[in-house]
Context: one part of a larger RNA
RNA sequence: CUGGGUGUAAAGGUCAUGUAGGCGUUCCGUUAAGUCGAGUGUGAAAUCCUAUGGCUCAACCAUAGAACUGCGCUCGAUACUGGCGGAAUUGAGUACGGGAGAGGUAAGCGGAAUUCCAGAAGUAAGGGUGAAAUCUGUAGAUAUCUGGAGGAACACCAUUAGCGAAGGCGGCUUACUGGUCCGAUACUGACGCUCAAAUGAGAAAGCUAGGGGAGCAAACAGGAUUAGAUACCCUGGUAGUCCUAGCCGUAAACGAUGUGCACUAGGUGCUGGUUCGCAAGGAUCGGUGUCGUAGCUAACGCGUUAAGUGCACCACCUGGGGACUACGGUCGCAAGGCUAAAACUC
Numbered sequence: 001c002u003g004g005g006u007g008u009a010a011a012g013g014u015c016a017u018g019u020a021g022g023c024g025u026u027c028c029g030u031u032a033a034g035u036c037g038a039g040u041g042u043g044a045a046a047u048c049c050u051a052u053g054g055c056u057c058a059a060c061c062a063u064a065g066a067a068c069u070g071c072g073c074u075c076g077a078u079a080c081u082g083g084c085g086g087a088a089u090u091g092a093g094u095a096c097g098g099g100a101g102a103g104g105u106a107a108g109c110g111g112a113a114u115u116c117c118a119g120a121a122g123u124a125a126g127g128g129u130g131a132a133a134u135c136u137g138u139a140g141a142u143a144u145c146u147g148g149a150g151g152a153a154c155a156c157c158a159u160u161a162g163c164g165a166a167g168g169c170g171g172c173u174u175a176c177u178g179g180u181c182c183g184a185u186a187c188u189g190a191c192g193c194u195c196a197a198a199u200g201a202g203a204a205a206g207c208u209a210g211g212g213g214a215g216c217a218a219a220c221a222g223g224a225u226u227a228g229a230u231a232c233c234c235u236g237g238u239a240g241u242c243c244u245a246g247c248c249g250u251a252a253a254c255g256a257u258g259u260g261c262a263c264u265a266g267g268u269g270c271u272g273g274u275u276c277g278c279a280a281g282g283a284u285c286g287g288u289g290u291c292g293u294a295g296c297u298a299a300c301g302c303g304u305u306a307a308g309u310g311c312a313c314c315a316c317c318u319g320g321g322g323a324c325u326a327c328g329g330u331c332g333c334a335a336g337g338c339u340a341a342a343a344c345u346c
Stems, first nucleotide, its partner, number of pairs: 003318004007300002012314001014201004021194003025088007033081002035077008049065006091191001092188004096183004103177007110154001115149006125136002162169002206247006215241002220236004258313006266291011295302002319346003328339004
């Protein structure tokens, strides 16, 4: 490389948009590039193969034939693929009428709680633990009440629920706004699928600048524990956590399962529509769970939300370590990211 694979053994890219490329519905006509056939030219010699012959045989050599699976040209075939022209509607989309939703952005508002400040009233403890101590408190704490300040997060509802491409999204209101589902018609007429590159989005932590800072809390300090204790426990506590603008670009970014389409028993919940029915209860489309048939799987398990059966396209794997490394390149303020070996070793 061919091949075989990628839920858990090595392996699905973090997610999307999308260029080149690859692949692409039905019918008619045309063309004849691919494809197929015939003819013809060429395909040096040697080699290989077959036959015969020459060295006593063989290797070796000679002669003849075949072959050289390829390419060019001419003529022909037209099912399939392609090109061109025309048509169609089932794929895709648009319009219309409804629906659900923590989808996004911005502004405003609300209550509970923690902390702090002031006041009232009140006295000796409080706090913390396995037990303690550090710590707070007679300069009046803790507990109680009233008022105020400030920041962050939104109990119950709450869920196997909902929305989003993923990351993710949860108090309430308003404004702007994206996607999606259902329904019945009309319209466009293959406009489609996938996608290297590229571009955008991307938790937490981290970085830059300016704000903010209640609680929590890396680092750090102290108290314990212990043989020690640079920990687990306790008392404190700074970055950070929050906001604005800009970087970073990584995660067990997980369903450890790429996207799209088609096909292959069902039962039973939840959820958004439509529809039949007086009702009970059905039918149907979209989503989300669970059990399970055929089938698949090394097993576990998966099973119309496939890991079943197929097709299209992309990505990735090829023994363990060395190595999510070195060097080089590139991106970044940095931290570092992306790409990515070899020696050696088992």
Predicted 3D model of a 346-nucleotide part of an RNA (small-subunit ribosomal RNA, central domain) from a Candidatus Omnitrophota bacterium. The sequence was found in a public genome assembly. Its mean pLDDT, the model's own confidence on a scale to 100, is 88. Taxonomically the source falls in Candidatus Omnitrophota (Bacteria, Pseudomonadati).